Description:
A computed fold for a 547-nucleotide part of an RNA from an uncultured bacterium, annotated as small-subunit ribosomal RNA, 5' domain. Model confidence (mean pLDDT): 83 of 100.

[in-house]
Context: one part of a larger RNA
RNA sequence: GAAUCAACGCUGGCGGCGUGCCUAACACAUGCAAGUCGAACGCGAAAGCCUCCUUCGGGGGGCGAGUAGAGUGGCGCACGGGUGAGUAACACGUGGGUAAUCUGCCUUCUGGUGGGGAAUAACGGCCCGAAAGGGUCGCUAAUACCGCAUAACGCAGCGGCACCGCAUGGUGACAGUUGUUAAAGCGGGGGAUCUCGCAAGGGACCUCGCGCCGGAAGAGGAGCCCGCGCCCGAUUAGCUUGUUGGUGAGGUAACGGCUCACCAAGGCUUCGAUCGGUAGCCGGCCUGAGAGGGCGGCCGGCCACACUGGCACUGAGACACGGGCCAGACUCCUACGGGAGGCAGCAGUGGGGAAUUUUGGGCAAUGGGCGAAAGCCUGACCCAGCAACGCCGCGUGGAGGACGAAAUCCCUCCGGGAUGUAAACUCCGAAAGUCAGGGAAGAAAUCCUCGGGGAGAAUACCCCCGAGGGAUGACGGUACCUGAUAUAAGCCCCGGCUAACUACGUGCCAGCAGCCCGCGGUAAUACGUAGGGGGCAAGCGUUGUUC
Numbered sequence: 001g002a003a004u005c006a007a008c009g010c011u012g013g014c015g016g017c018g019u020g021c022c023u024a025a026c027a028c029a030u031g032c033a034a035g036u037c038g039a040a041c042g043c044g045a046a047a048g049c050c051u052c053c054u055u056c057g058g059g060g061g062g063c064g065a066g067u068a069g070a071g072u073g074g075c076g077c078a079c080g081g082g083u084g085a086g087u088a089a090c091a092c093g094u095g096g097g098u099a100a101u102c103u104g105c106c107u108u109c110u111g112g113u114g115g116g117g118a119a120u121a122a123c124g125g126c127c128c129g130a131a132a133g134g135g136u137c138g139c140u141a142a143u144a145c146c147g148c149a150u151a152a153c154g155c156a157g158c159g160g161c162a163c164c165g166c167a168u169g170g171u172g173a174c175a176g177u178u179g180u181u182a183a184a185g186c187g188g189g190g191g192a193u194c195u196c197g198c199a200a201g202g203g204a205c206c207u208c209g210c211g212c213c214g215g216a217a218g219a220g221g222a223g224c225c226c227g228c229g230c231c232c233g234a235u236u237a238g239c240u241u242g243u244u245g246g247u248g249a250g251g252u253a254a255c256g257g258c259u260c261a262c263c264a265a266g267g268c269u270u271c272g273a274u275c276g277g278u279a280g281c282c283g284g285c286c287u288g289a290g291a292g293g294g295c296g297g298c299c300g301g302c303c304a305c306a307c308u309g310g311c312a313c314u315g316a317g318a319c320a321c322g323g324g325c326c327a328g329a330c331u332c333c334u335a336c337g338g339g340a341g342g343c344a345g346c347a348g349u350g351g352g353g354a355a356u357u358u359u360g361g362g363c364a365a366u367g368g369g370c371g372a373a374a375g376c377c378u379g380a381c382c383c384a385g386c387a388a389c390g391c392c393g394c395g396u397g398g399a400g401g402a403c404g405a406a407a408u409c410c411c412u413c414c415g416g417g418a419u420g421u422a423a424a425c426u427c428c429g430a431a432a433g434u435c436a437g438g439g440a441a442g443a444a445a446u447c448c449u450c451g452g453g454g455a456g457a458a459u460a461c462c463c464c465c466g467a468g469g470g471a472u473g474a475c476g477g478u479a480c481c482u483g484a485u486a487u488a489a490g491c492c493c494c495g496g497c498u499a500a501c502u503a504c505g506u507g508c509c510a511g512c513a514g515c516c517c518g519c520g521g522u523a524a525u526a527c528g529u530a531g532g533g534g535g536c537a538a539g540c541g542u543u544g545u546u547c
Stems, first nucleotide, its partner, number of pairs: 001547004006543005013394006019387002021352001026350003030347003035075003040072002043069001048063006082305003092229007101222003106218008114148001116146002123138006154180005159174001161172004185210006193204004231277003238268003243265008280302004284295004307328005330341004358384001360383003366380001367378004397428004410417002432487001433485006442475001447469008490536005495517002497514001501531005511519002
């Protein structure tokens, strides 16, 4: 000098964009942060209003409403959000491999969707419990569950042929052969015909959409393996028994000592093993002419963790932050028998600390989950609030104005000098604030209408494209525009380094000090105050840290 997630002192007008617990991965009151689907399914209230009956206590019916609601089922809850404790490791970065693998939703293509069965929650009855919750009996539905049928370009076995690979093996064709494996419905529309029904209407049948099952491929995602790179200590020199390899088996989506039995005795290491310390890694950021050094906060990628430790279940995916079980510490409730909880989500509280914000608004936009859709949910996100914490921009006025004492303060050799065009005064202007008036963009999709196309028996319904129309804004009456109107400067320094000097006070005292030199013991440009001056400026200094 530059930089900073900064803090401290004095001071402080406005705006834009950012940033804001670096410490206790300490403990947490309260609210919210993950739901959604009635177009998968069976149940199904109440208040209130109307009405009828009444022994005036009440009872029945209708609407409310197939609504609220809980339940079965599906998808989501593995994303998004937080933190950096652990980890020196294939964790990360980079480049490869997987002929050793998996993949829900999405896209393309292909084939199918036949026919049965048995339950169970909700609900009702009884019972246990203070509660959390539970037991038993009975009823019922499904896109929940279970058989049967069908079966290939799937999977497994076998066969020979060709090619590839060091090899386990792989690929291709042979429509080779044997075996094996599946499904679920729901919604919209419809002319004729058939059928059930007195009818309304339902069903068959046709068709469209969404689904369901098998298969092939893709996209995106994930697992595993390898080369190279990746901090300090030798005052850590030896380390290792599932250890190193083999055979076989088990296990996994998959290779593998991943696990197990047996066999062999190996494997690593001064090119630093092992042990100890420290640390999430990277894109990047800071500094520097560069080489290098330091850092990894915000944003983006990957990893790890979710009170501590362990474990599995479900699932395409977890060993799962707001799921489960066990153990532990802690907190809370209790009828003492037993239960409940996990902010390193957003706010917020206590505590720690030099130090770090609102228990705000909204789903309008973007994105996500569910849904055919309307829509619902979303502390992701978008906004607002607080903080000069940072960067950037703007303002605190401009021009004129001397008799150069207007006055004050200061210095003086008492003549004067300086403050100083500074002020007053005149004219002009309008950044912010205030008042008045106007006032956005961010919002066009979904939806409706029309046109074209597809599918279809069809002028229904449905799907795709285009045109037109309408609705929707938290921020916010904000930005911005017009009119009126002057309310805003401090901080540090002035001995040399280093830019800026005098007076008074003090008298090695009180004090100063970044460094070195040092200053102060009676004329101190170095202490304190004043005047003046210098530097920066809504900041200026100080301290810490890095180069």